A computed fold for a 406-nucleotide RNA from an uncultured Acidobacteriota bacterium, annotated as Bacterial RNase P class A.
The coordinates come from a structure-prediction model, not an experiment, and the mean pLDDT is 75.
Rfam family: Bacterial RNase P class A. The family's RNA type in Rfam is ribozyme. Rfam describes the family as follows. Ribonuclease P (RNase P) is a ubiquitous endoribonuclease, found in archaea, bacteria and eukarya as well as chloroplasts and mitochondria.
[in-house]
């Protein structure tokens, strides 16, 4: 400067006028209340008021409610190593696959940037590979090649064996690329790459390098059932908690041993108590099992009818931010200092004016600049926080290569 990558930060300033709205505070003014000193209403003053994604509701979690608390079985989620986090399916570093550029190799590979991800395992089992095409994993000869022999003037047809190297179907054809050897061919032979078996070395490891031997059988698919590791209570601010107020503490079914034992009692009846009794609650779904709780007929489940749905609170001081130091590659941890930055309740944070910023088009101008119009994204809190995806006009910086300058 140019290309590339898709990392970080901004995302309109400043000023003036008028108005919203929460909190301090004066003053004035109703009401309560002995009284301190409470709740409302005005004016006035002082300090604040919507993002980097507030979206999406795709993970995780702080808090609140239920529950002492298990075992098994099914279910869910995540899946290279190491770390870092409250903790995650996130983030950071490193492997390895894979792609894209660039340099290299006769080739086939190899190296070096970037980039990407649902990266455990297909010799634990079951399954699928449509169509095409000979043939798709115990495969296979469709065209071709070659050798022989018939026929023929040749060209070429036939036909018995040979072959899988070249073609051709396919997402994929049963290792790959070069040379040699063959009638023609093929790991048939070699050398290299790759595959396996058995060692060394580095590395915390995943892994990579390396020496040997072996021509060497093992295709793809688990966001395909499945198999291995791990790790899992529900439910949610419409969670919870206090006030006040109202109504019908109605009405219908369920189920049992309508039971057993002591006591009072003339009797209905009433008290205890135990039970291999019943009913019901909790432990993610189911079974067991543990434990409450209530009975002997209630409590409770199930359904019907009926009455409130109105105030307070939660409600914002945080796994909170900002310099700087120190450890670490980082991601992040610690540490002094220093700061407080909406809390709304059908939902406030607004509008006009004026200047400058950026930018697009036209005039002028050698130029710098000037003068007129236009236009400045994506979008708005509702317990709160780490992320992740998504949308975004325009500026700034930052990385990687190359090319100039110095």
């Nucleotide at each position: 400067c140019a290309a590339g990558c898709g990392g970080g930060c901004c995302g309109g300033a400043c000023g003036g006028u008028c108005g919203c709205u929460g909190c301090c505070g004066u003053u004035g003014u109703g009401c309560c209340g002995c009284a301190a000193g409470g709740c409302g209403c005005a004016c006035c003053g002082g300090g604040g008021g919507a993002g980097g994604a507030a979206a999406g509701u795709c993970c995780g979690a702080a808090c609140u409610c239920c529950g002492c608390a298990g075992g098994g079985c099914a279910g869910u989620g995540u899946g290279c190593c190491g770390g870092a986090u409250a903790a995650c399916g996130u983030c950071c570093g490193g492997g390895a696959c894979u792609g894209c550029a660039u340099c290299u190799u006769c080739a086939a590979g190899g190296a070096u940037g970037c980039a990407g991800g649902a990266c455990g395992g297909c010799u634990a089992g079951u399954g699928c590979c449509a169509c095409a095409g000979a043939g798709a994993a115990c495969a296979u000869a469709c065209c071709g090649c070659c050798u022989c022999g018939a026929c023929g003037a040749a060209a070429g047809u036939c036909g018995c064996g040979g072959u899988a190297a070249g073609g051709g179907u396919g997402a994929a054809a049963a290792g790959g690329u070069g040379c040699g050897g063959u009638a023609a061919g093929a790991g048939c032979g070699c050398a290299c790459c790759g595959c396996g078996g058995c060692g060394g070395c580095a590395g915390u490891a995943a892994u990579g390098c390396u020496g040997u031997c072996g021509g060497c059988a093992a295709g793809g698919u688990a966001a395909a059932c499945c198999c291995c590791a791990c790790a899992c209570g529900g439910a949610g601010c419409a969670a919870g908690a206090c006030c006040a107020a109202a109504u019908a503490g109605g009405c219908g079914g369920g189920a049992a041993u309508c039971g057993g034992c002591g006591g009072a009692g003339c009797a209905a009846u009433c008290c205890g108590c135990a039970g291999u009794g019943c009913a019901u609650g909790u432990c993610g779904g189911c079974c067991c099992g543990a434990c409450g709780u209530g009975c002997c007929a209630a409590a409770c489940c199930c359904g019907c009818g009926g009455g409130u749905a109105g105030g307070u609170u939660g409600c914002u001081c945080g796994a909170g931010c900002g310099c700087c130091g120190c450890a670490g590659u980082a991601a992040u941890g610690c540490g002094u200092c220093g700061c407080c930055u909406a809390g709304a309740g059908g939902a406030a944070u607004g509008a006009c004016c004026g200047u400058c910023a950026c930018u697009c088009c036209g005039g002028c101008g050698c130029a710098a600049g000037c003068c007129a119009g236009g236009g400045u994204a994506c979008a708005g809190a509702a317990u709160u926080c780490g992320g992740c995806u998504u949308a975004c006009a325009g500026g700034c910086c930052a990385c990687u290569u190359g090319c100039u300058g110095a």